[in-house]
RNA sequence: GGGGACGUAGGCUAACCCGGUAGACUGGCGGGCUCCAGACCCGCUGAUCUGGGUUCAAAUCCCAGCGUCCCCA
Numbered sequence: 001g002g003g004g005a006c007g008u009a010g011g012c013u014a015a016c017c018c019g020g021u022a023g024a025c026u027g028g029c030g031g032g033c034u035c036c037a038g039a040c041c042c043g044c045u046g047a048u049c050u051g052g053g054u055u056c057a058a059a060u061c062c063c064a065g066c067g068u069c070c071c072c073a
Stems, first nucleotide, its partner, number of pairs: 001072007010026002013023001020056001027045006049065005
């Protein structure tokens, strides 16, 4: 220099192909239970890498950038 894959809560991961309420587990916080704690039960909490385009509507499609990984030279 060329090509490819990926980027979503603190962590891990679904939804993406085929546009239509961003969900689960874990964590955190509060409560119940307990002599206390753990376990268990209930409730709450937080995320689509950045910018632009298309569209009534974008995590999803298109373009550019950034980052990680892989391949070729």